[in-house]
Molecule: Bacterial RNase P class A
Organism: Pseudomonadota bacterium
RNA sequence: CGAGGCGAUCGGACGGUCGCGCGCCCGCUCCCCGUCGGGGACCGGGCGUGAGGAAAGUCCGAGCUCCGCAGCGCAGGGUGGCGGGUAACACCCGUCCGCCGUGAGGCGAGGACGAGUGCCACAGUGACGAUGCCGGCCGCUUCGGCCGGAGUGAAACGCGGCAAACUCCACCCGGAGCAAGGCCAAGUAGGAGGGCGCAACCCGGCGCGGAGGCGCCGGGGGAUCGAGGUAGCGCUGCCCAGCCCUCGGGUCGGCCGCUCGAGCCGUCGGGUAACCGGCGGCCCAGAUGGAUGACCGUCGCCGCGCCGUCAGGCGCGGUACAGAACUCGGCUUACAGAUCGCACUCGCUGG
Numbered sequence: 001c002g003a004g005g006c007g008a009u010c011g012g013a014c015g016g017u018c019g020c021g022c023g024c025c026c027g028c029u030c031c032c033c034g035u036c037g038g039g040g041a042c043c044g045g046g047c048g049u050g051a052g053g054a055a056a057g058u059c060c061g062a063g064c065u066c067c068g069c070a071g072c073g074c075a076g077g078g079u080g081g082c083g084g085g086u087a088a089c090a091c092c093c094g095u096c097c098g099c100c101g102u103g104a105g106g107c108g109a110g111g112a113c114g115a116g117u118g119c120c121a122c123a124g125u126g127a128c129g130a131u132g133c134c135g136g137c138c139g140c141u142u143c144g145g146c147c148g149g150a151g152u153g154a155a156a157c158g159c160g161g162c163a164a165a166c167u168c169c170a171c172c173c174g175g176a177g178c179a180a181g182g183c184c185a186a187g188u189a190g191g192a193g194g195g196c197g198c199a200a201c202c203c204g205g206c207g208c209g210g211a212g213g214c215g216c217c218g219g220g221g222g223a224u225c226g227a228g229g230u231a232g233c234g235c236u237g238c239c240c241a242g243c244c245c246u247c248g249g250g251u252c253g254g255c256c257g258c259u260c261g262a263g264c265c266g267u268c269g270g271g272u273a274a275c276c277g278g279c280g281g282c283c284c285a286g287a288u289g290g291a292u293g294a295c296c297g298u299c300g301c302c303g304c305g306c307c308g309u310c311a312g313g314c315g316c317g318g319u320a321c322a323g324a325a326c327u328c329g330g331c332u333u334a335c336a337g338a339u340c341g342c343a344c345u346c347g348c349u350g351g
Base pairs, nucleotide, nucleotide: 001347002346003345004344005342006341007340008339009338010337012299013298014297015296016295017294018293020050021049022048023047024046025045026044027043029041030040031039032038033037052321056332057331059330060329061328062327063326064177065176066175067174076173077172078171079170080169081095082094083093084092085091096110097108098107099106100105111168112167116166117165118162119161120160128158133149134148135147136146137145138144139143181256182255183254184253191247192246193245194244195243196242198222201220202219203218204217205216206215207214208213228239229238230237263282264281265280266279267278268277269276270275300319301318302317303316304315305314306313307312
């Protein structure tokens, strides 16, 4: 100098004009409770704050919530060298072994073909109860057995190989998920109970009457003249078709769950490491038809073209993947471009 390996980081900056979610404060108007205080709604203003390394796929593991649950077993699913980390894991670290790479290094579901079953492409007689060809030996000689050889193939009789083949062994695993779940709670919706009210009609008692009968009171009964409405009351008219109270449940709607957490940063200590501990500092979105945006300017970065006095200048184009929705730990996948570290490797060259 070139080509690589491993680990890590960033993933536009500043300004202007409009706009949005959440929190706090202020003002106007209105409402409620109450009595000079509190609460709420609309509108306007100010301040603060407002996506990611993957917020993604929803593939593993947890927290949390509800349901279920005597114990054991079956079924089903998962994991699998050894040791460690962790709340836990299929994740991470160390190490052994195997494979790949010249190497730094990378990859590995890496227990067991012992039992049973299954599979072993092509070629080959035969791929596991095999035996066609050549040679030799033997026998019960149209046949069979044993030994050797050649040939095919990844593997040819060796009680072969294969378990992300069924299977066996050891260990682990209850289900559903924030639309979990909880609270408040409207109706001219609907349920239960009680009260008020009273026509026809029925029963009983009392009174009046010469009698038929009439009246009053109580009970039953159940609805067209009784209750309710018609802007304070009454009448008439009209409307409605009982009225009032209490109780409990759901729906509409609202609130909680909801964001301070196995948190982030710095530093020190322990440990080979993953990781753990001490101290100090910080607060970092919480929507619910779902905000985090749009436009413009300047600069940065990349590519192309032109000019050039070789320092640069000008113009055009591009600037990714993607976007929270209960919260964490991982894995996987996507990604324009840029940066850093390594007493990591290989090749060439110079001293």